Molecule: SAM riboswitch aptamer (S box leader)
RNA sequence: AACUUAUCAAGAGCGACUGAGGGACAGGCCCUGUGAAGUCCGGCAACCUGCUGUUAGCAAGGUGCUAAAUCCUGCGGAUUAUCCGAAAGAUGAGUG
Numbered sequence: 001a002a003c004u005u006a007u008c009a010a011g012a013g014c015g016a017c018u019g020a021g022g023g024a025c026a027g028g029c030c031c032u033g034u035g036a037a038g039u040c041c042g043g044c045a046a047c048c049u050g051c052u053g054u055u056a057g058c059a060a061g062g063u064g065c066u067a068a069a070u071c072c073u074g075c076g077g078a079u080u081a082u083c084c085g086a087a088a089g090a091u092g093a094g095u096g
Base pairs, nucleotide, nucleotide: 002095003094004093005092006091007090008089013041015040016039017038021031022030023029025074026073027072028071042066043065044064046063047062048061049059050058051057052056070088075085076084077083078082
């Protein structure tokens, strides 16, 4: 890399360095020198782990996350201003 499986409408900085892009892809629509992406520190708590011993709570060790519902749509269906299901994507765990 691939496969399986769970979750994805909550939560999280007016910090430091740096200096132009970013929001997966396409179409939109947004964020951004009032500082993007990245790194550090801080924070959050999704999964695993640990403790308690459970409708759950605590911790923050391993990953992760830290604008907008996975920002919306992208295919199908319906009772069609909306809703449902998938596809695609992201994250964790396991397999190999």